[in-house]
């Protein structure tokens, strides 16, 4: 120096190909059950989707550049 990946609640991922209401599980609160915890079941939180431009009626998804992490090759 070159190529691919990855980056989404607090935690792990999921959605991206194919553009149209951001989601799940774990966790925090709160409540039922129970002598009490623990499981169990209810409900409630939380995410400007790494940064910035662009296309579009609309972008986490599509381009372009940037950071940052990982594998490679040289």
């Nucleotide at each position: 120096g070159g190529a691919c990946c990855c980056a989404u609640g607090g935690c792990u991922c999921a959605g991206c190909c194919a553009g149209g209401u951001a989601g799940a599980g774990c966790g925090a609160c709160g409540g039922a059950c129970u002598c009490u915890u623990a499981a169990u079941c209810c409900g409630u939180u939380g995410g400007u989707c790494g940064g910035g431009g662009g296309u579009u009626c609309a972008a986490a998804u599509c381009c372009c550049c940037c950071u940052g992490g990982g594998u490679c090759c040289g």
Molecule: transfer RNA
Organism: Bacteroidota bacterium